The RNA shown here (c-di-GMP-I riboswitch aptamer) has 78 nucleotides and comes from a Nitrospirota bacterium. The prediction has a mean pLDDT of 90. It was read from a public genome assembly, where an Rfam model found it. Taxonomically the source falls in Nitrospirota (Bacteria, Pseudomonadati).
RNA sequence: UUUCCGAAAUGGUAAACCCCGGGUAAUCGGGGGGCACAAAGCCACGGGUCCUGAAAACAGGAUGGCCGGGUUGCCGAA
Numbered sequence: 001u002u003u004c005c006g007a008a009a010u011g012g013u014a015a016a017c018c019c020c021g022g023g024u025a026a027u028c029g030g031g032g033g034g035c036a037c038a039a040a041g042c043c044a045c046g047g048g049u050c051c052u053g054a055a056a057a058c059a060g061g062a063u064g065g066c067c068g069g070g071u072u073g074c075c076g077a078a
Base pairs, nucleotide, nucleotide: 005076006075012037013036017032018031019030020029021028022027035065041071042070043069045068046067047066048063049062050061051060052059053058
């Protein structure tokens, strides 16, 4: 220095819910609020789930705090 790993420390993010706003909707943004999280930083590539157009096929959208994967990063005990 790197990988695995996750003690300590510095900090970080922010669930449900409430208010305001965008969106047909899923849901997203801001404020409050803290359930939790060592990547709960980022990316819709694969799968799942959700929404819309549909009878269906199919198409579009959402979800990264559903799983996998990719990628970047703080600290350094055993």